[in-house]
RNA sequence: GCAAGUCUUCGGGGCAGGGGUGUGAAUCCCCGAUCGGCGGUAUAGCCCGCGAGAGGCUCAAGCCUCACGACCCGGUGCGAUUCCGGGGCCGACCGUAGAGUCGGGAUGAAAGAAGACCCUC
Numbered sequence: 001g002c003a004a005g006u007c008u009u010c011g012g013g014g015c016a017g018g019g020g021u022g023u024g025a026a027u028c029c030c031c032g033a034u035c036g037g038c039g040g041u042a043u044a045g046c047c048c049g050c051g052a053g054a055g056g057c058u059c060a061a062g063c064c065u066c067a068c069g070a071c072c073c074g075g076u077g078c079g080a081u082u083c084c085g086g087g088g089c090c091g092a093c094c095g096u097a098g099a100g101u102c103g104g105g106a107u108g109a110a111a112g113a114a115g116a117c118c119c120u121c
Stems, first nucleotide, its partner, number of pairs: 001119001005117006017031004033101002035091002037050004045089002053066005071087005093104003
């Protein structure tokens, strides 16, 4: 310092406090609180894409189907639905008194990130 290959490590967070109903609710109603994976891009939960979920096929790699949420205004600027100001909104599946936040699949998986070796100089 390439290409390809081999390998290692890393890789998700959150209802405090209070009121009501009720046999029972961190799940319902009310006040309020809190969280935000990965790559891209002017710095992003809500732009573009990826991952995670369920089912099926397959020895496996992998493939197919289903599901897959949410942003506006103003300002600065060459450039920002990403920054600043303001006001909003969203959140898989199973369990359970109905859940983004509790328990569970999960000491799992994965998008990806960092590095080592090999090789050459």
About this RNA:
Predicted 3D model of a 121-nucleotide RNA (FMN riboswitch aptamer (RFN element)) from a Chloroflexota bacterium. Its mean pLDDT, the model's own confidence on a scale to 100, is 87. The source organism's lineage runs through Bacteria, Bacillati and Chloroflexota.